[in-house]
Molecule: transfer RNA
Organism: uncultured bacterium
RNA sequence: UCCCCGGUAGCUCAGCAGGUAGAGCGGGUGGCUGUUAACCACUUGGUCGGCGGUUCGAAUCCGUCCCGGGGAG
Numbered sequence: 001u002c003c004c005c006g007g008u009a010g011c012u013c014a015g016c017a018g019g020u021a022g023a024g025c026g027g028g029u030g031g032c033u034g035u036u037a038a039c040c041a042c043u044u045g046g047u048c049g050g051c052g053g054u055u056c057g058a059a060u061c062c063g064u065c066c067c068g069g070g071g072a073g
Stems, first nucleotide, its partner, number of pairs: 001072007010025004019056001026044006049065005
């Protein structure tokens, strides 16, 4: 310098032929229990890495930049 993959909730990750974002774990409250744990119910959560563009509408498509991983020279 070039190529590929990834960046979404506190964490691990889904969602990517455009239609307004989810799961598990975690946190909080309550129930149960002699207590804790476990279990059950409810609840809490993110302007989707930044900026710009296309579109009625972008996590998703396009451009560029940043960060992490891998590869080529």